[in-house]
The prediction has a mean pLDDT of 82. This is a predicted structure of a 96-nucleotide RNA (THF (Tetrahydrofolate) riboswitch aptamer). The sequence was found by an Rfam model in a public genome assembly.
RNA sequence: UACAGAGUAGGGCUUACCGCGUGAAGUGCUGCCGGACGGGGAUGAUGUCCGGCGGACGAAGGCAGACGCCGCGGUGGCAAGCCCGCACCCGCUGGC
Numbered sequence: 001u002a003c004a005g006a007g008u009a010g011g012g013c014u015u016a017c018c019g020c021g022u023g024a025a026g027u028g029c030u031g032c033c034g035g036a037c038g039g040g041g042a043u044g045a046u047g048u049c050c051g052g053c054g055g056a057c058g059a060a061g062g063c064a065g066a067c068g069c070c071g072c073g074g075u076g077g078c079a080a081g082c083c084c085g086c087a088c089c090c091g092c093u094g095g096c
Stems, first nucleotide, its partner, number of pairs: 003094003010084006017077003020073003029055009040090002043087002061070003
């Protein structure tokens, strides 16, 4: 040199804890507008997330115990574990 690997915005699942709704918000789908991000670097491509205003769709309540409890919601936050997550060049790690 060749070879192998790690690393992105983020996503998924499980578990624990704390909440919200169950007088229906949220989740999921979708239109428009705006913003941020987008392997350590360069180029390029595909994207990712968030906010605002709309649209369509749509639900599981119950308890002789009630400031409670048991459920339910493709429910929110947070933590951990596991898995997934870029093309080429350089860089990084391993090894020779």